Context: one part of a larger RNA
RNA sequence: UAAUGGUGUCUGACAAGAACGACCGUAUAGUACGAGAGGAACUACGGUUGGUGGCCACUGGUGUACCGGUUGUUCGAGAGAGCACGUGCCGGGUAGCCACGCCACACGGGGUAAGAGCUGAACGCAUCUAAGCUCGAAACCCACUUGGAAAAGAGACACCGCCGAGGUCCCGCGUACAAGACGCGGUCGAUAGACUCGGGGUGUGCGCGUCGAGGUAACGAGACGUUAAGCCCACGAGCACUAACAGACCAA
Numbered sequence: 001u002a003a004u005g006g007u008g009u010c011u012g013a014c015a016a017g018a019a020c021g022a023c024c025g026u027a028u029a030g031u032a033c034g035a036g037a038g039g040a041a042c043u044a045c046g047g048u049u050g051g052u053g054g055c056c057a058c059u060g061g062u063g064u065a066c067c068g069g070u071u072g073u074u075c076g077a078g079a080g081a082g083c084a085c086g087u088g089c090c091g092g093g094u095a096g097c098c099a100c101g102c103c104a105c106a107c108g109g110g111g112u113a114a115g116a117g118c119u120g121a122a123c124g125c126a127u128c129u130a131a132g133c134u135c136g137a138a139a140c141c142c143a144c145u146u147g148g149a150a151a152a153g154a155g156a157c158a159c160c161g162c163c164g165a166g167g168u169c170c171c172g173c174g175u176a177c178a179a180g181a182c183g184c185g186g187u188c189g190a191u192a193g194a195c196u197c198g199g200g201g202u203g204u205g206c207g208c209g210u211c212g213a214g215g216u217a218a219c220g221a222g223a224c225g226u227u228a229a230g231c232c233c234a235c236g237a238g239c240a241c242u243a244a245c246a247g248a249c250c251a252a
Stems, first nucleotide, its partner, number of pairs: 005160006014147004020050008033038001051105005059099004066092005071084005108142003115135004166250004170186005191243003195238004199233004207226005214219001
């Protein structure tokens, strides 16, 4: 070490699908029709709703990553924290995942059914039928979407290789994921982390200064400034600083 050496790209037997269903409006048209009252359609366009598939720029939900406010209590107070549901409660909220948000889901062709016909005998007429031919459905087949070389008639093409093509283990990871599997990268490198910048969340930190209702005073909630601050990020880019090292194995 599944299978015929392998890698990549295909074909498409066959299979699945409802991937579409319905309704409304406008024009047609106050027309055809009708004495009037009333009142269509073919067709074209626009929309609504149910269903299906996908997506996250917008809107919104979540967001126990994150930021802030606040109550009780503990760490003596301050600062900074713990606990109060497996967020104490409350206000916000990125990514991701979602719907309440957004996008798409035709036309057309073929053979027919009931049916409508042409030509036309049997039966000098007639007759859509007996031979032949033309039409005719939301149904059927194709078209459309998906799977699909284990399709035993086991496919095709290109390239590499039969002693080295290729692959596995290993390592850094996620367009993937229950385990396996799948995909990317492994220094000839941006794969992850760190750092810097960009982008984003919260909402202006500690300390200090100036005020501050009240109070004899001590004290003092709070306000303003320093401060678009402080804290934080699952996103993007740059950058080899850290780690993808060192290796092992299978193989016609």